Predicted 3D model of a 90-nucleotide RNA (c-di-GMP-I riboswitch aptamer) from uncultured Marinobacterium sp. Its mean pLDDT, the model's own confidence on a scale to 100, is 78. Of the family's consensus pairs, 100% are formed in the model.

RNA sequence: CUCUCGACAAGGCAAACCCCGAGCGAUCGGGGGACGCAAAGUCACGGGUCCCUAGGGAAUUAAGCAGUAAGGGAUAGCCGGACCACCGAA
Numbered sequence: 001c002u003c004u005c006g007a008c009a010a011g012g013c014a015a016a017c018c019c020c021g022a023g024c025g026a027u028c029g030g031g032g033g034a035c036g037c038a039a040a041g042u043c044a045c046g047g048g049u050c051c052c053u054a055g056g057g058a059a060u061u062a063a064g065c066a067g068u069a070a071g072g073g074a075u076a077g078c079c080g081g082a083c084c085a086c087c088g089a090a
Stems, first nucleotide, its partner, number of pairs: 005088002012037002017032006035077001041083003045080003048075006
């Protein structure tokens, strides 16, 4: 110095919920607030989950319903993966 690991020390982030705002929605941003987190830092690459949206079929006045697939979006605090990173005991 690096990898693994997670003691020490300094700190960091911020769940649910509440308020305000954005969005059709999943959800996101700001403030408060702490359930927790050694990457709860960043990235939608793979999988999962969630949201939106045709067309076709059946039925049919219409509304609506079920299934499949495609497209777009969300989630990193769902898992895997990639990149960067504080401290340095066993």